[in-house]
RNA sequence: GGAAGCGAGUGGCGAACGGGUGAGUAACACGUAGGAAUUUGCCAUGAAGAGGGGGAUAACCACAGGAAACUGUGGCUAAUACCGCAUAACACUCUGAGGAGGAAAAGACGGGACUCGAAAGAGGCGUCUGCUUAAUGAUAAGCCUACGGUGAAUUAGCUAGUUGGUUAGGUAAAGGCUGACCAAGGCGACGAUCCAUAGCUGGUCUGAGAGGACGUACAGCCACACUGGAACUGAGAAACGGUCCAGACUCCUACGGGAGGCAGCAGUGGGGAAUAUUGGACAAUGGGGGGAACCCUGAUCCAGCGAUGCCGCGUGUGUGAAGAAGGUCUAAGGAUUGUAAAGCACUUUAGGUGAGGAAGAAGGGCUAAUACUGAAAAGGUAUUAGAGAGGACGGUACUCACAGAAUAAGCACCGGCUAACUCUGUGCCAGCAGCCGCGGUAAGACAGAGGGUGCAAGCGUUAAUCGGAAUGACUGGGCGUAAAGGGCGAGUAGGCGGUAACCCAAGUUGGAUGAGAAAUAACUAGGCUUAACCUAGAGGCAAAGUCCAAUACUAGGAUACUAAGAGUACAGUAGAGGAGAGUGGAAUUUCCAGUGUAGCGGUAGAAUGCGUAGAGAUUGGGAAGAACACCGGUGGCGAAGGCGACUCUCUGGACUUGUACUGACGCUGAGGAGCGAGAGCAUGGGGAGCAAACAGGAUUAGAUACCCUGGUAGUCCAUGCUGUAAACGAUGAAGAUUAGCUGUUGCUGAAAAAGCAGUAGCGAAGUUAACACGAUAAAUCUUCUGCCUGGGGAGUACGACCGCAAGGUUAAAACUCAAAGGAAUUGACGGGGGCCAGCACAAGCGGUGGAGUAUGUGGUUUAAUUCGAUGCAACACGAAGAACCUUACCUACUUUUGACAUUUUAUGGAGUACCGAGAGAUUGGUAUGUGCCCGAAAGGGAGCAUAGAAACAGGUGCUGCAUGGCUGUCGUCAGCUCGUGUCGUGAGAUGUUGGGUUAAGUCCCGUAACGAGCGCAACCCUUGUCCUUAGUUACCAACUAUGAAAAUAGGGGACUCUAAGGAGACUGCCCGUGAUAAGCGGGAGGAAGGUGGGGAUGACGUCAAGUCAUCAUGGCCUUUAUAAGUAGGGCUACACACGUGCUACAAUGGAUAGGACAAAGGGAAGCAAGCCUGCGAAGGUAAGCGGAACUCAGAAACCUAUUCGUAAUCCGGAUUGGAGUCUGCAACUCGACUCCAUGAAACUGGGAUCGCUAGUAAUCGCGAAUCAGCAGGUCGCGGUGAAUACGUUCUCGGGCCUUGUACACACCGCCCGUCACACCAUGGGAGUGGGUGGUACCAGAAGUAAAAGGACUAACCGAAAGGGGGUUUUUUACCACGGUAUGAUUCAUGACUGGGGUGAAGUCGUAACAAGGUA
Repeated sequence: GGAAGCGAGUGGCGAACGGGUGAGUAACACGUAGGAAUUUGCCAUGAAGAGGGGGAUAACCACAGGAAACUGUGGCUAAUACCGCAUAACACUCUGAGGAGGAAAAGACGGGACUCGAAAGAGGCGUCUGCUUAAUGAUAAGCCUACGGUGAAUUAGCUAGUUGGUUAGGUAAAGGCUGACCAAGGCGACGAUCCAUAGCUGGUCUGAGAGGACGUACAGCCACACUGGAACUGAGAAACGGUCCAGACUCCUACGGGAGGCAGCAGUGGGGAAUAUUGGACAAUGGGGGGAACCCUGAUCCAGCGAUGCCGCGUGUGUGAAGAAGGUCUAAGGAUUGUAAAGCACUUUAGGUGAGGAAGAAGGGCUAAUACUGAAAAGGUAUUAGAGAGGACGGUACUCACAGAAUAAGCACCGGCUAACUCUGUGCCAGCAGCCGCGGUAAGACAGAGGGUGCAAGCGUUAAUCGGAAUGACUGGGCGUAAAGGGCGAGUAGGCGGUAACCCAAGUUGGAUGAGAAAUAACUAGGCUUAACCUAGAGGCAAAGUCCAAUACUAGGAUACUAAGAGUACAGUAGAGGAGAGUGGAAUUUCCAGUGUAGCGGUAGAAUGCGUAGAGAUUGGGAAGAACACCGGUGGCGAAGGCGACUCUCUGGACUUGUACUGACGCUGAGGAGCGAGAGCAUGGGGAGCAAACAGGAUUAGAUACCCUGGUAGUCCAUGCUGUAAACGAUGAAGAUUAGCUGUUGCUGAAAAAGCAGUAGCGAAGUUAACACGAUAAAUCUUCUGCCUGGGGAGUACGACCGCAAGGUUAAAACUCAAAGGAAUUGACGGGGGCCAGCACAAGCGGUGGAGUAUGUGGUUUAAUUCGAUGCAACACGAAGAACCUUACCUACUUUUGACAUUUUAUGGAGUACCGAGAGAUUGGUAUGUGCCCGAAAGGGAGCAUAGAAACAGGUGCUGCAUGGCUGUCGUCAGCUCGUGUCGUGAGAUGUUGGGUUAAGUCCCGUAACGAGCGCAACCCUUGUCCUUAGUUACCAACUAUGAAAAUAGGGGACUCUAAGGAGACUGCCCGUGAUAAGCGGGAGGAAGGUGGGGAUGACGUCAAGUCAUCAUGGCCUUUAUAAGUAGGGCUACACACGUGCUACAAUGGAUAGGACAAAGGGAAGCAAGCCUGCGAAGGUAAGCGGAACUCAGAAACCUAUUCGUAAUCCGGAUUGGAGUCUGCAACUCGACUCCAUGAAACUGGGAUCGCUAGUAAUCGCGAAUCAGCAGGUCGCGGUGAAUACGUUCUCGGGCCUUGUACACACCGCCCGUCACACCAUGGGAGUGGGUGGUACCAGAAGUAAAAGGACUAACCGAAAGGGGGUUUUUUACCACGGUAUGAUUCAUGACUGGGGUGAAGUCGUAACAAGGUA
């Protein structure tokens, strides 16, 4: 000195792309289609130029400040950095129209000739890359316009640079983009403005489609980059990883100052139910820089994590019955798991091990050749050939080999919807639940198990969207009663609109054209083993745009028509149509006068009230107000509200007939304006009657009501307001079309028939959920309008508008429920109706309720007073009989395989008698004895006792709401059903209803029903008459005998009776009535007459009626006790209450004496005559009788006679004392009876209530069952033996038909409101705290523009001074943050307060549903 590398700086390009996010934005932001007044670095094309100068500055050096960030001063230097000059065609700007102004930059490489130079080298030449100027293109960007896509009207008016113009400025560019001036415009119900929400699109999901919801990924556009503002640079930014300022936040600091912006890729924290690695590579695709090599690239390509989705594959295949074991269930047999497993034989995908192993790579660069360029063999460009390097994924995809069923199945569900069922546990608990709903002791619904079903590397849940949903209905709904027609008409905008031809071409139709990005979707192919996925091709795609064409229909233009839709004129008609003025009579009230006297009035009945101061009644006269009897009528008129004596005036509309005229003039009708019952308000009148409020009287538990007596507003008039009604035909207006019949109003018509316009009743087709509608439609079509979208909250709150007020109009949400509602059906019910029968009432007779007592129950008591039955339909009931037993209860003492059953082992042998302990059960012992059946015997069987072992016994323990069986009740009421048919969408109806009749759904007739069943009746028993047969124990007329007498004996078969069989009664006969029927009334005959009397007999069902304590039985519980035994006690208690009886209260009676007549039953551990004893209950003795024989056993009331004399008695007999009898082991608790004595209450019973209709009630006694004994109860039996029933109004329950219903657990139903309590959401609220935006004002950072007071200043000009220009500073304008004031809006919160909703059992009433008890 050179080269290379590294590093800072100057300079150039890029950094405005790529990547992220969706806060804002309802807008030219986006989408589609267009437009004109623009810019565009790099890129492409062709053209022209590129001359000659100058002054600086970073780096660097030196010094200085600062903690740092960084900065300052002095000095040096270069350029494609910067600045003049020259040149300037086209274009641009200015212009005095002649002109003037305005540009550039060089660098690299090459090597021959040529020039300069001593040489190095320089120039020149060639090539490449740049530079300047203007032009064209491409790309990209800016701007403008039409149309499109969202919610709210409880947002209706908005706008001053606002709309336009002129002029100027500004921009790349048109433009109020900006300034000055002028004009007063612009937008809006086709929704302006305001508010809320939101990035838009291609597309995605769903749907048959039309639609609905969404906008993640991919792609296009927009916006944003901590929040707000601003410019600089640049081709491009108002710039994500640039700058400045303000603010919030974080960090550093030496406290003076500084730094920062993950909505880039990873990653961290926080939040959250929840979302990944601080990975590899630039190999590919793409981007930036560079001449290139190459460099950069969290774009991108790959890998990692995640079952997040889609797709594919595997977890084995075949065989295998002893249907193994185990599990589960069980009817204990079996079934099921289940060919499932094991076993046997195979296979090897995926996974494992080993080996091999891609495609994705094209090219750039290098070498060589050829061509072109060039003076050139240099260089460059193009083509061809050659060699070698180059892969993050990754040793991945893929292939081969090896071993081995080896390594690989879960989740949900099983009541219905909805495929899939049992056991156990639990017991309205625990829990489930999408809807309905499940669970309270047998849960297919909870939990577990077994089994099953569905899907499967997934399954289920949660959240969300569309569908189903015709449930916002364009396609494609409705409005009489379910939600829904405006109270009514006239009419604005709007929508729709008669006949004929013409023009036009807006709608409409056809064609062409540009465009509709790619991806997606669909189709056809291709590539990964298949698929998902990827690639290619062709096609399709709405609205809107432009051009051409057509003209049927609609619109538009201009013309015509009319017998035609609408209207006008002339002629008639009816009318409570409206407004005003006047007139009238009846009645009410009141005043005056007369007559006249004690009440009037009012009610279910009363009272308040009026009246001797003369009412009411009656006669005469006067006054006042209101309403208009009869006519009067589903008659009339009116748009609706509404309109009713008569006359006059004014006035609207309708209808009819005929003629003339206009010529579509029509229909509907958002908003707006008008009319609009009653009540109410204002002002002024008026005020007879009526009558809210109010007062009084009644009623009532209360009665702020219903009823009564009064009575004020009001009702009436005038003028205003209000603007609502079940303002209803719960039915909008208009037009057209579609069978009839009947009544009625008006008109035409001579009349009839008929027609037109109304108004009513039925009815066809059709419609309707049904009811119903049906030419006056709710039928079939058209046009326009209003309204609805589950119930409640709520026609409410807030807001707005209207109103004097009352209030009206408009009109939500939170929250809450799974219904609310319509029409019809079947029942049930009604203080609805009709018909009917019933001891249901009435008419009668006798009771209960009062007394005493018996008995049952409740209550109380008790150690226990065992349990059950509880309106009728429990209470003298279970119980036809508790002293022990019964007995289930209590106390005490005992037993534990048990008192009783079966099975089993061993031993014994039954049994009987006696003794000891104990309250007894029990226990200790003694004696005696060896059984029964079969069998020849052996043996077997049955039965007994003791001991042992278990299985088991036992339970009057629970559940009658798990059950069977039995029973009660409605009710011995006349009903309850079925088949087929018919009707109805259906539930259902019909039959079974109707006319008669019956005790009866009994029978007859009718009849869309025809038949049948269970019930009714009959068949059965008994009783009443007769006959036949049979006569013992029954009977005894005649005969015989006996006897005092008695059927006593013979005998009889007549009678009574007994007990077998028959007859008889059927409305059969007659008369009447009825429909000539069924039947009914009367009569004859008959013992009996219309089912002769009585009994048995109880339909479908109801009451979860009663019974687990008759019995049986599921389940649960208990097992030295909830079982079993024994003794004693209790069930028998006793202030009280109730039910059912008995005895009475007396003379129709009591007492005494005498006398008469039954039936049906019982009897052997029995009934017992007779005789004797006792006052008697009874005792003793004893014949007869297992019964038509004996006996209980004397029936009593009754009759006859006497007595008592109205008295708590000669009534009544309770209670108590005493003495006894009987039964029984036993009579104390706790039996019955007898005798003597005692002698209570009660003198006929309040309210209320029960039974009974004929051999009944009443009354009188007798017997039986149970039973040792105990009957006032129960069940039977006979004796005596009535009264009354007009009748169905009422009470009760019942049957049939009908009606209403908000009931269906069915009126003991349902259900309303206040109050009290708890919770929830919400309105008001003195206010309080935030957010948002508006207006006015203050303030004014950075920045830009302008201005110019100061300071500084290299390039250019000037000789210089200086100038020009620049920098800095200052000021002004605009303006962010910030501040003040004000009113608006929205959210949150607030003492207190309003209503609302919800809540198993609260309080008060009973408003509604039935005539709901006052419709």